[in-house]
Context: one part of a larger RNA
C1' cells in the first nucleotide's frame, strides 16, 4: 500500500457500505410457506320466510357473512443460510445429443358425449396418560375408476422420396391395434380453467477438448476392472446393473496414495509480467444433526416432508411417544474478536386467488459498533505592555508567542421553536422509513483533539532524574555519573477525529 480485523491511548456530526474469519458446537423463546369458499362437505353468525308451540325456545328453508376443521387444486424444489465434504467434467471456458426432460406463460389447431363405485371430515363406540389408532355407519367433489369419440398422439408390418455424421434422422403412404377429458362464476354476454397433440421460451439432464494446489521420504494400480454382442433400467446415452464371453484398462506426459482446498466473474498488489485471495456483490456446485434409503411430483433422492439407523434433548401414567437455528432475531459455549428476541409489507420481488386481499425476518427501513472509505466541525478578523506563569540561562537574556487578555464578527455542526418532502404509477386508496432529509427563525465562541515521535536509516533537543540499575529496541544499538537513545518536563516535527501496536498478503 492493502484489511470482514484485533488490542491500546482518545473520541464532536453527517452519508454511504461493512460487521462470528474460531465450535458444519450445542440450542430456551418468538416469527421466518402458504393460500384458494368462484373446486368441495360441512360449522358458526346474522336477517327474511314458515312449522311446532311451553313466547322464547327449537326446527326446516332461502339469502348475506365468516371459519382453512376435512377432502381437493397449486405453491412448500423459489426465495434465505452455510463451505462440512469435494482435486471432480465439481468449476472455467468452447463444442455436442441422429442419446433427453420441462409445471406455469406464449402461439396455432381439435375435443369435452355419457356412466359408476368409493372416501374423509362427520355420527356411534373402543383403545392410549399422550402422541394417535382402530372398528361400524352416512355423504362431495375439478378426488378417483370403466365406457364411447381418436389424430399430425404412441405400437407393429409394408411401400416411396430426401438426407447425413457410424449407429442412423426427416418426410410421405397403405393397413392393424391403443389411448382423453371437469367443472366453476355469471341474468347473459362471457371469462376462469380441463383434455389431445404440435411448436416455442424458460429452465434442466447428459457428453467430449483443453485448463485447474503440494509431496516420489507415495511406484506401481485396477475383478464390474477394461471391452463385447444380450437384457434389465432411466427422460435419456452409458458396465449404470446382470448372466454370459474375452482379457484388457491406467501410468514418470505422474496412475495409486498421502495432504490442503469449494471453483469462477472478480479483489489486493505490481510499471508491467507476475504474486496472492476468493469477506460483501453476481453465477455455479455441495450441505441441511451423522448415515442410508425411498415416496409424492413437471421439478426432490427434498433445510423449516416421509421412513430406517446412531448419537444428543426434552416428555411420559415406563407402556411409548417428541424435536433438529449452516432461516431471522436471541442464548450458551469458543474466542483476540463482530450486533436487536426492533419495524413494515409503503415500494421491488415472490406464493395463492377472478378479484378484492392474504402470506412473505426475501425486501425495504430503522438500532449498535471511528470496523471501513469519503465530507465537515471544533472558530474568523485585530491585538507587544512582547503582560503573567512555565522552561532554558553565559542572569544580559531567550522561548512559549499573536498565543492568551482585550476589541470586533460569523452561525457550519450541535441546541430549542415553527413549516415540512420525492419516493405514490394508473380511476382511486394506500409511507414502514418519519415530523426524517431539507427550509426559516432565535440565541451563544459557547457544547465539540487527540495520539506517537524527537541518536542514524527519518522530519523533529535541551534540562533534571537515574547509574549496565530501572529500562528502550524495527536494524545498527542505547544504559557502567555530564545519557539529544531509559523515566519526567519544557519545547518541536508528524498525522488528525484519529493516532499508535500487532497480525497476513503484495
Nucleotide at each position: 500500500g492493502a484489511c470482514g480485523a484485533a488490542c491500546g491511548c482518545u473520541g464532536g456530526c453527517g452519508g454511504c457500505g461493512c460487521g462470528c474469519c474460531u465450535a458444519a458446537c450445542a440450542c430456551a423463546u418468538g416469527c421466518a410457506a402458504g393460500u384458494c369458499g368462484a373446486a368441495u362437505g360441512g360449522g358458526a353468525a346474522u336477517u327474511a320466510g314458515g312449522g311446532g308451540c311451553u313466547u322464547g325456545c327449537u326446527c326446516c328453508u332461502a339469502a348475506u357473512u365468516u371459519c382453512a376443521c376435512a377432502u381437493g387444486g397449486c405453491g412448500g424444489a423459489c426465495g434465505g443460510g452455510u463451505g462440512a465434504g469435494u482435486a471432480a467434467c465439481g468449476c472455467g471456458u468452447g463444442a455436442g445429443c441422429a442419446a433427453c426432460c420441462u409445471g406455469c406463460c406464449u402461439u396455432a389447431c381439435a375435443g369435452a358425449g355419457g356412466g359408476g363405485g368409493a372416501u374423509a371430515g362427520c355420527g356411534u363406540c373402543u383403545g392410549g396418560a399422550a402422541a394417535c389408532a382402530g372398528a361400524c355407519g352416512a355423504u362431495a367433489a375439478u378426488a378417483c375408476c370403466g365406457c364411447a369419440u381418436a389424430a399430425c398422439g404412441c405400437g407393429a408390418a409394408g411401400g416411396g422420396g430426401a438426407c447425413g455424421c457410424a449407429u442412423g434422422u426427416c418426410u410421405u403412404u397403405u393397413u392393424c391395434g391403443u389411448c382423453a377429458a371437469a367443472g366453476g362464476a355469471g341474468c347473459a354476454a362471457u371469462c376462469c380453467g380441463c383434455u389431445g397433440a404440435a411448436a416455442g421460451a424458460u429452465g434442466g439432464g447428459c457428453u467430449c477438448g483443453c485448463g485447474u494446489c503440494c509431496g516420489a521420504u507415495u511406484a506401481g494400480c485396477u475383478a464390474g476392472u477394461u471391452g463385447g454382442g444380450g437384457a434389465a433400467g432411466u427422460a435419456a446415452c452409458g458396465g449404470u446393473u446382470c448372466a454370459c464371453c474375452a482379457a484388457g484398462g491406467c501410468g514418470a506426459c505422474g496412475a495409486u496414495c498421502g495432504g490442503u482446498a469449494g471453483c469462477c466473474g472478480g479483489a489486493c498488489u505490481g510499471a508491467g509480467a507476475g504474486g496472492u485471495u476468493g469477506a460483501c456483490c453476481g453465477g455455479c456446485c455441495a450441505c441441511a444433526u451423522u448415515g442410508g434409503a425411498a415416496c409424492u411430483g413437471a421439478g426432490a433422492a427434498a433445510c423449516g416432508g416421509u421412513c430406517c439407523a446412531g448419537a444428543c434433548u426434552c416428555c411420559u401414567a415406563c407402556g411409548g411417544g417428541a424435536g433438529g437455528c449452516a432461516g431471522c432475531a436471541g442464548u450458551g459455549g469458543g474466542g483476540a474478536a463482530u450486533a436487536u428476541u426492533g419495524g413494515u409489507c409503503a415500494a421491488u420481488g415472490g406464493g395463492g386467488g377472478a378479484a378484492a386481499c392474504c402470506c412473505u425476518g426475501a425486501a425495504c427501513c430503522a438500532g449498535c459498533g471511528a470496523c471501513g472509505c469519503c465530507g465537515u466541525g471544533u472558530g474568523c478578523g485585530g491585538g507587544a505592555a512582547g503582560a503573567a506563569g512555565g522552561u532554558c540561562u553565559u542572569c544580559g537574556g531567550a522561548u512559549u508567542g499573536u498565543a492568551a487578555a482585550c476589541c470586533g464578527c460569523u452561525g457550519u455542526c450541535a441546541u430549542a421553536g415553527g413549516g415540512g418532502a420525492c419516493g405514490a404509477g394508473c380511476g382511486g386508496a394506500a409511507g414502514a422509513c418519519g415530523g426524517u432529509a431539507c427550509c426559516c427563525u432565535a440565541g451563544a465562541a459557547g457544547g465539540a483533539a487527540g495520539c506517537c515521535g524527537c541518536g542514524g536509516c527519518u522530519a523533529a533537543c535541551u534540562a533534571c532524574g537515574u547509574g549496565c540499575c530501572a529500562g528502550c529496541a524495527g536494524c545498527c544499538g542505547c544504559g557502567g555519573u555530564a545519557a539529544u537513545a531509559c523515566g519526567u518536563a519544557g519545547g518541536c516535527g508528524g498525522c488528525g477525529a484519529g493516532c499508535g501496536u500487532u497480525g497476513u498478503c503484495c